[in-house]
Context: one part of a larger RNA
RNA sequence: GUAUUCUGAAGGAACUCGGCAAAUUACCUCUGUAACUUCGGGAAAAAGAGGCCCCAUCUGAAGGCAACUUUAGGUGGGGGGCACAAGCCAGGGGGUAGCGACUGUUUAGCAAAAACACAGGACUCUGCUAAGUCGGCUUCAAGACGACGUAUAGGGUCUGACGCCUGCCCGGUGCUGGAAGGUUAAGAGGAGGAGUGCAAGCUCUGAAUUGAAGCCCCAGUAAACGGCGGCCGUAACUAUAACGGUCCUAAGGUAGCGAAAUUCCUUGUCGGGUAAGUUCCGACCUGCACGAAUGGCGUAACGACUUCCCCACUGUCUCCAGAAUAUGCUCA
Numbered sequence: 001g002u003a004u005u006c007u008g009a010a011g012g013a014a015c016u017c018g019g020c021a022a023a024u025u026a027c028c029u030c031u032g033u034a035a036c037u038u039c040g041g042g043a044a045a046a047a048g049a050g051g052c053c054c055c056a057u058c059u060g061a062a063g064g065c066a067a068c069u070u071u072a073g074g075u076g077g078g079g080g081g082c083a084c085a086a087g088c089c090a091g092g093g094g095g096u097a098g099c100g101a102c103u104g105u106u107u108a109g110c111a112a113a114a115a116c117a118c119a120g121g122a123c124u125c126u127g128c129u130a131a132g133u134c135g136g137c138u139u140c141a142a143g144a145c146g147a148c149g150u151a152u153a154g155g156g157u158c159u160g161a162c163g164c165c166u167g168c169c170c171g172g173u174g175c176u177g178g179a180a181g182g183u184u185a186a187g188a189g190g191a192g193g194a195g196u197g198c199a200a201g202c203u204c205u206g207a208a209u210u211g212a213a214g215c216c217c218c219a220g221u222a223a224a225c226g227g228c229g230g231c232c233g234u235a236a237c238u239a240u241a242a243c244g245g246u247c248c249u250a251a252g253g254u255a256g257c258g259a260a261a262u263u264c265c266u267u268g269u270c271g272g273g274u275a276a277g278u279u280c281c282g283a284c285c286u287g288c289a290c291g292a293a294u295g296g297c298g299u300a301a302c303g304a305c306u307u308c309c310c311c312a313c314u315g316u317c318u319c320c321a322g323a324a325u326a327u328g329c330u331c332a
Stems, first nucleotide, its partner, number of pairs: 001327008010318002014316001019313001027051005036041001038161001052079012080084001092311004097306002099303002104116002120159007132145003162298004167228003172225002174221005181216003187210002192205005229247005256290001257287001268284005
């Protein structure tokens, strides 16, 4: 010097991206326990008190014929120590907000999460030789799963407990249905034409007509993919615009939320917290570029998640010091 560990005056997060690390707390008994809540919880909430040894006395329990032995507890008095859950072991706590309901799962070896899953919700396919999937062969099987199941079943997709809800648009794309018309392949058809031959014929070409699905077309469908405007004017201060005009669209964003895990300008403005706050909380709405199952907004409980604050605590720090063990280095 490094690693591991211990102790520390006064202060106590001033450290730092951040209380990272460390410290505090820790057991049992008895008190006591808030908001909120899905009435189950929250809760070991929080906050407190006691705990060692001896004596007396009281009340039980078990065993025993009895003497008595063992054991549980109450009350009172006393004793010692720095320290009585005397060692090991063994929760720090509270408040606010975000996200995800929850327990669970995950990047074996830099990510454990707000990602995945989930119960619940919805749409859709499938009538049983089911749909869907595997299979082999190279042109299409046998067989198997689904399932010894049968639409309260099975497959696929989206959403993600619960509560309140889930608006408008079918013009585009997709899907479903329709069949009148248009288009349309091979095939059918064969007017006509060409070559050749003396001819019969043979070979070739070929119009009209006919001809499926599909596409065009007509409807439906958004918890299908998706989409959800602009300009101008107007009220007796000013400002603003309930109101009016106009253009465009398939329809012009409803409820709720909103500087948000989304806000560029931006450290927006106001309020709170601090002596001082680009973070945080509550509002405002000017939403660059929220928005309703690519779900919207809330939400008790839960979280090795993220943010901010407070109490306690501490060598994180002011500012470092000392000690132990191991090892290194220098000298002998």
Predicted 3D model of a 332-nucleotide part of an RNA (large-subunit ribosomal RNA, domain IV) from an uncultured Sphingomonadaceae bacterium. The sequence was found in a public genome assembly. Rfam family: Bacterial large subunit ribosomal RNA.